Predicted 3D model of a 371-nucleotide part of an RNA (large-subunit ribosomal RNA, domain III) from Hujiaoplasma nucleasis. Its mean pLDDT, the model's own confidence on a scale to 100, is 82. RNAcentral holds the full RNA, with entries from Rfam. It matches the Rfam family "Bacterial large subunit ribosomal RNA".
Context: one part of a larger RNA
């Protein structure tokens, strides 16, 4: 220089209250902003910032009685939720093994390794801070023991499914919203009425048993040189019956239950409109570029049994391991040296007016930006 230059996109005003002190901390109550986000919900990343009590030296671009800040106690509760005790991809280890002056390389068997496959739980309620985790009520899924009652069991081998790509079109249905009655709360001129007006009118996984749009499938037989050995399974040859309004699978969702129960101060109905990007659907039509493995299941035997060692189904009682969970998450906690006007996958995402996730205004929620 210089008490200059910034104080980092934004709306507050006003009462009351703490307080030694208050434009900045709570309260209220008015205005205001955001509303495919400035609301919800989770990944990844942070790693205690979460909650309570107390503090004010620093840090906070002013203040501070307040704080993502100091101090001290406190919170993460799971057979069903996400990972493992299951399966494989790409890729990576890799017993022999081959190749290399060492070092170390390649890679078979074999393994790990999810961003894929497989697998049981839902409403309520409840803390100052967890909750499909705890409680409460109703499920389900495995394995043990009993009991009954039936039956041969059965691969690490076979062989079906699993199991998959673009694109596009109707359909039937939920979810959500809307609109009219009914009902039940409020609120309603100085009194009394009316017309009225603001809300609300909700309920889950699961089970039985019917409904159910739509979607798929020939059965039986016989013979067989493949399927690395075996088959009664597959596959290939044939014959009969049948070619669909039939019969079997499947299948959203609907009625019933779950509920003599939750939730609600009460009420807790019908009607009609809309109508999804969800579900049926991995469906189905079409199209060339021709669109993962395994495991799980089913089914075939090899094999092992002649009595229940095994095995099925039903009751009925127990049992059920480890790791995560708190709190940010489009942000003042995460990446940008900063309380930094960028960045940061993925889901739900409501009204009027629109084609519309655009725009503008609003709802639930949030917020008023640290001079």
């Nucleotide at each position: 220089g210089a008490g200059u230059a910034g104080c980092g996109a934004a709306a507050g005003a006003c009462g009351g209250g703490u307080g030694a002190g208050a434009a900045u901390c709570c309260c209220g109550u008015c205005c205001a902003c955001c509303g495919u986000a400035u609301g919800a919900c989770u990944a990844a990343g942070g790693u205690u910032u979460c909650c309570u009590g107390g503090g004010g030296a620093a840090g906070g671009c002013u203040c501070g009685u307040c704080c993502u800040c100091c101090c001290a106690g406190g919170g993460u509760u799971a057979g069903u939720c996400g990972g493992g005790a299951c399966c494989u991809a790409a890729g990576c280890c890799g017993a022999g093994a081959c190749c290399g002056a060492a070092a170390g390389g390649u890679g078979u068997a074999g393994g790990c390794g999810a961003u894929g496959g497989a697998c049981a739980a839902c409403a309520g309620g409840u803390u100052g801070a967890g909750a499909u985790u705890c409680c409460u009520g109703u499920a389900c899924u495995a394995c043990u023991u009993a009991u009954u009652g039936g039956a041969g069991a059965g691969a690490a081998g076979g062989a079906a499914u699993g199991a998959c790509g673009g694109a596009g079109a109707a359909a039937g249905a939920u979810a959500a919203u809307c609109u009219g009655a009914g009902c039940c709360a409020g609120c309603g001129a100085g009194a009394g009425g009316a017309u009225g007006u603001u809300g609300g009118u909700u309920u889950a996984a699961g089970g039985c048993u019917g409904a159910g749009a739509g979607g798929g499938a020939g059965u039986g037989u016989g013979g067989u040189a493949g399927g690395c050995a075996a088959a009664u399974c597959c596959g290939c040859c044939g014959c009969a019956c049948a070619g669909a309004u039939a019969u079997c699978c499947u299948g959203a969702u609907c009625a019933c239950u779950g509920a003599u129960g939750a939730c609600g101060c009460a009420a807790g109905u019908c009607a009609g409109a809309u109508g999804a990007a969800u579900c049926u659907a991995u469906g189905c039509u079409u199209c060339c570029a021709a669109g993962a493995a395994a495991a799980g299941u089913u089914u075939c035997u090899a094999u092992c049994g002649c009595u229940a060692a095994u095995u099925c189904a039903a009751u009925a009682a127990g049992u059920a391991c480890c790791c995560g969970u708190a709190c940010c998450g489009c942000a003042a906690a995460c990446c940008g040296a900063c309380a930094c006007a960028g960045g940061u996958a993925g889901u739900c995402g409501a009204g009027g007016a629109g084609a519309g996730c655009a725009u503008c205004c609003u709802a639930a929620g949030g917020u008023g930006a640290g001079c």